[in-house]
Description:
Predicted 3D model of a 115-nucleotide RNA (SAM riboswitch aptamer (S box leader)) from Edaphocola aurantiacus. NCBI's taxonomy places the organism under Bacteria, Pseudomonadati, Bacteroidota, Chitinophagales, Edaphocola. The coordinates come from a structure-prediction model, not an experiment, and the mean pLDDT is 85.
Parts: sequence; C1' cells; structure tokens
RNA sequence: UACUUAUUCAGAAAGGUAGAGGGAUAUGGCCCGAUGACACCUUGACAACCUGCUUUUGCCUUCGGGCGAAGUAAGGUGCCAACUCCAGCUCGCAGCAAUGCGGGAAAGAUAAGUU
Repeated sequence: UACUUAUUCAGAAAGGUAGAGGGAUAUGGCCCGAUGACACCUUGACAACCUGCUUUUGCCUUCGGGCGAAGUAAGGUGCCAACUCCAGCUCGCAGCAAUGCGGGAAAGAUAAGUU
C1' cells in the first nucleotide's frame, strides 16, 4: 500500500504547550473555536477487538486438552463534542410540496488476519 472478515445510535477529561482555524471527503446544512478550538505532550479515564489470566460455567474429549459462555483488565491497539455531526447515491412509505421516516450502497474509522 492493498485485500478479507467483524463492528460502527453504548461509553469516557483534567493539566501543560501553542495560537487560528477545526469537525476525512465536492457541495449543502448544522456545530466547535481567542471564555483558546484543532493539534501535540503528560496524567487519568472509557471500552473489551487481539493476547494473557480466572478457585466461574456448558458441551466435547484420544484425559493431554479443545470449543463456547461469563468474568478480569496485566500486555498490544483503539478511543474520550455532537449517531461515522447530518445529508449527498439508490430503493420503499407518507406528503401538493418543502420535507419526514425506514432499508440498502459507497466512502471513512477501528480491530484481527493476510500482503
């Protein structure tokens, strides 16, 4: 870099540095931001994807253990405004329309595996 699979309406902020834009993506909307956002650093949380661990539990067993559930949070990641902030493409329903509701896709993000 690319591919595959899974998840994507849950959850979780203080301090420091710095100083102008930021919220991936054309565009539109709506927000955050000099009462200092975004970013970076430190600390602390959140979570439970992978590994580990368990005096918990079900099934199987060639009795070595294996698979699953539950728990834990030590290790590897991730994450800590707003549903992935919302829409955009497509389909359905309602509506005169604006628009609303629902399904799907695309793109993105994260993990694990492969490359």